[in-house]
Context: one part of a larger RNA
C1' cells in the first nucleotide's frame, strides 16, 4: 500500500445503499413464526325473526322473563383431503462420491402442473362428533348406545398395465423397445351450477357445463444409484482388513450392490502413502497481486449436514421427519407424589461468557409460497421502518473582495523585526443540508367484483370459459420521497504527525529522570525525538491505534 462481518481512543453535520452474534451448535421468561377447505361429510352453539303459550309488574297501553315450534345464522370442536418433507436456521459433524467437474443408470422412482387417448357401472359395513356412565388432581384413558362421506371394503367391467411362452427389430455381458395369443393378477367418487323436449305424485332421471376420480403412455421439473479426475496438514502413524476381498443361492429396495444372511473359496489395499492422528462444511465466489499464486468461504447463489443427546420407525410421491411419534439420557417446570409436561441451530427479546454486534416495531400493499371453483384465509418468507461512522458514495460546515495603517491578540526576535495573515473585521452576496409553511406521488394490474358486447361450449338467447369495454374497490412505507414558499453565514471540523525511512521547526519545561519508540534509536542543562505551547505537513466526518490477510 490495498482489504475487513472488526474491536478499541479522540471527535462527529446530512442523505442514499449496503451491512451487523466471527465468542458458549451455552440456557431460555414472553409473544409470533402453517395452515386451508362447508361447492368431500354428518352435526350445530351464541345471536336474531316469526308464531303459540305460562308467570311477574301494571287499570291499561306496554315491560320483563321462561318455554314449544318454524326460520335465518353460522361459532368451536369431529370424520374426510391437500399442505405441515417447502420456506426460515446455523455449521456440530464429515478428509466422504460431502462438494465441483464431466460422462452414466439396457438398475430407478416422482404427489400437485401439462399433453394423449379410456372409463368413472352395481352393493355394502363400519366409527368419530353426539347421548348416557365410570376412572383421573392434571395430561388423559375406557365402556355401552345412535349416524355421514370423495372415509373403509366385497362385486363387475378390462381401454390398458403386469406375469407367461412366441414372433421382429436393436444393443454394451447380463438385456431394450415393439407386435398378436381361449392366458394370470388388478380400477374408480363423487361435488357444485345450468336447462327445452320427453318419463316419473316428488326426489329426481335425462342432456349440459366445470372442478374432482381411476388404469395407462408422453414430457417438465425433481429426487435416487454408481464412476473418471480435482481441492489441507502429519511417516515423531508403516503396515491395514474377517462381512474383510470375491463366487453361488436368497432377502431386502423405487433400484444395482455384503446393503442383510447361509454355504464356498482367501482374497483385498498399501511408499503414486493404505491404516491411524490433527484440523476443516464444499462451490460459485471474496481479498490480494503485474501475473503466477497466495489467503480466504461473512452477506447473495448452487450443493450437503444437523434440530436438547444418543437410537428407532410409523405415515406419505417424498422423512427417518427443526416448531410429528416411540425408547433412552441429561435438564427445566407442573403435581394431590399415584404421574405429567417441553425443546428459539426460525422473528423479536432475555441471562451468561466476551474487546465484541441491533427492535420483544409496522404490513400481507407488492413479490413468491399453501389450501380453496372463487371471494378469501394463513405466512417474523418477503416488504419495509428503527437502531449502529459498521463499510462504500455523494453532499455540506459558506462565496467573492477586502492591507503604502499588513488591526488587536498569540508565538518567535539578532529588539531592527518576523509570522499566525486575505486570514479576521469591513463591504457585497449566495442559499446546498438541516430548520418551518404549503402542496404532494409512483410502487396497482395484466388483480378482483359488477354491467355491456363478440367468441367458445351447447339442443339452448341459461350456465360456464376466454377476449374486448366501461365502472367500483385494495398502499405498511406515507403526508414518506419530490416540489414551492420563508428566514438568516445564521446550526455543523477533527484527528495524526513534524530525528532519518517519510511531507512538515522553534521556543518552554525535563534532566538516563518522566517518558517516546514500526526500525534504526532518543533523554545523563542549549532534546527540532520526551512534555506543552506557537507555527507547519497530511487526511477528513473522519482520525489514528490494533488484530488479520496478501
Nucleotide at each position: 500500500g490495498a482489504a475487513c462481518g472488526a474491536a478499541c481512543g479522540c471527535u462527529g453535520g446530512c442523505a442514499g445503499c449496503g451491512u451487523g452474534g466471527a465468542u458458549g451448535a451455552g440456557g431460555c421468561a414472553u409473544g409470533c413464526a402453517a395452515g386451508c377447505c362447508g361447492a368431500a361429510c354428518g352435526g350445530g352453539a351464541a345471536u336474531c325473526g316469526g308464531a303459540g303459550u305460562g308467570c311477574c309488574c301494571g287499570c291499561a297501553a306496554g315491560g320483563g322473563u321462561g318455554u314449544u315450534u318454524c326460520g335465518a345464522g353460522g361459532a368451536g370442536a369431529g370424520u374426510g383431503g391437500c399442505g405441515g418433507a417447502a420456506g426460515g436456521g446455523u455449521g456440530c459433524g464429515u478428509a466422504a462420491c460431502a462438494c465441483g467437474u464431466g460422462a452414466g443408470c439396457a438398475a430407478u422412482c416422482u404427489a400437485c402442473c401439462c399433453c394423449c387417448g379410456a372409463g368413472u357401472u352395481g352393493g355394502g359395513u363400519a366409527u368419530a362428533a353426539c347421548c348416557c356412565g365410570c376412572c383421573g388432581a392434571a395430561a388423559g384413558g375406557u365402556g355401552g348406545g345412535c349416524u355421514a362421506a370423495u372415509a373403509c371394503c366385497g362385486a363387475a367391467u378390462g381401454u390398458g398395465a403386469u406375469c407367461g411362452a412366441c414372433c421382429c427389430g436393436g444393443a454394451c455381458a447380463u438385456c431394450c423397445g415393439g407386435g398378436g395369443c381361449u392366458g394370470u393378477u388388478u380400477a374408480a367418487a363423487g361435488g357444485c351450477g345450468g336447462g327445452g323436449a320427453c318419463c316419473g305424485c316428488a326426489a329426481g332421471g335425462c342432456c349440459u357445463g366445470u372442478c374432482g376420480c381411476u388404469a395407462g403412455g408422453g414430457g417438465a421439473g425433481g429426487a435416487g444409484c454408481a464412476c473418471g479426475c480435482g481441492g489441507c496438514c502429519u511417516a515423531u502413524c508403516a503396515g491395514c482388513u474377517a462381512g474383510u476381498u470375491g463366487g453361488c443361492g436368497g432377502g431386502g429396495u423405487a433400484a444395482c450392490g455384503g446393503c442383510c444372511c447361509a454355504c464356498c473359496a482367501a482374497g483385498g489395499c498399501u511408499a503414486a502413502g493404505a491404516c491411524g492422528g490433527g484440523u476443516a462444511g464444499c462451490u460459485g465466489g471474496u481479498c490480494u497481486g503485474a501475473g503466477a499464486g497466495g489467503a480466504u468461504g461473512g452477506u447473495c447463489a448452487g450443493c450437503c449436514a444437523c434440530a436438547c443427546u444418543g437410537g428407532g420407525a410409523c405415515u406419505g410421491a417424498g422423512a427417518c421427519a427443526c416448531u410429528g411419534c416411540c425408547c433412552a439420557g441429561a435438564c427445566u417446570c407442573c403435581u394431590a407424589c399415584g404421574g405429567g409436561a417441553g425443546g428459539c441451530u426460525g422473528c423479536a427479546g432475555u441471562c451468561g461468557a466476551g474487546g465484541a454486534u441491533c427492535a420483544u416495531u409496522u404490513g400481507c400493499a407488492a413479490u413468491g409460497g399453501g389450501c380453496g371453483c372463487a371471494a378469501g384465509c394463513c405466512u417474523g418468507a418477503c416488504a419495509a421502518u428503527g437502531c449502529g461512522a459498521c463499510g462504500c458514495u455523494g453532499c455540506g460546515u459558506g462565496g467573492a473582495g477586502g492591507a503604502c495603517u499588513g488591526a488587536a491578540g498569540g508565538c518567535c526576535u539578532u529588539c531592527g523585526g518576523g509570522u499566525u495573515g486575505u486570514a479576521a473585521a469591513c463591504u457585497c452576496c449566495u442559499g446546498u443540508c438541516a430548520u418551518c409553511u404549503g402542496g404532494g406521488a409512483a410502487u396497482a394490474a395484466u388483480g378482483u367484483c359488477g354491467g355491456u358486447g363478440g367468441c367458445a361450449u351447447u339442443a339452448a338467447u341459461a350456465c360456464u370459459g376466454c377476449c374486448a369495454u366501461c365502472g367500483g374497490c385494495u398502499g405498511a412505507c406515507g403526508g414518506u420521497a419530490c416540489c414551492a414558499g420563508a428566514a438568516g453565514a445564521g446550526g455543523a471540523a477533527g484527528u495524526c504527525a513534524c530525528g532519518g525511512c517519510u511531507a512538515a521547526c522553534u521556543c518552554u519545561g525535563u534532566g538516563c529522570c518522566a517518558g517516546c519508540a514500526g526500525c534504526c534509536g532518543c533523554g545523563g542543562u542549549g532534546a527540532u525525538a520526551c512534555a506543552g505551547a506557537g507555527g507547519u505537513g497530511g487526511c477528513a466526518a473522519g482520525c489514528g491505534u490494533u488484530g488479520u490477510u496478501c

Small-subunit ribosomal RNA, 5' domain from a metagenome, 550 nucleotides, folded computationally. The full RNA is in RNAcentral, with records from SILVA. It matches the Rfam family "Bacterial small subunit ribosomal RNA". Its family is annotated with structural constituent of ribosome and ribosome in the Gene Ontology.